[in-house]
Molecule: transfer RNA
Organism: Candidatus Azambacteria bacterium
RNA sequence: GCGCGUGUAGCUCAACGGCAGAGCACGGAGCUUAUAUCUCCGCGGUUCCUGGUUCGAAUCCAGGCACGCGCA
Numbered sequence: 001g002c003g004c005g006u007g008u009a010g011c012u013c014a015a016c017g018g019c020a021g022a023g024c025a026c027g028g029a030g031c032u033u034a035u036a037u038c039u040c041c042g043c044g045g046u047u048c049c050u051g052g053u054u055c056g057a058a059u060c061c062a063g064g065c066a067c068g069c070g071c072a
Base pairs, nucleotide, nucleotide: 001071002070003069004068005067006066007065010024011023012022013021018055026042027041028040029039030038048064049063050062051061052060
């Protein structure tokens, strides 16, 4: 340099073009002599950036950025 893939909550990941979710973590309550486990509730998002298509984009298209793999 070229090709392919990935980018979404603090972390790991979901999400047919139609209200962005789960587990873990974190906070509170219950339980316990206490802690842990367990149960319930809550908190947490500019969906990497900029444009485009569309009534409507995390999703489709173009360009860019970061990372991974392959080729040279």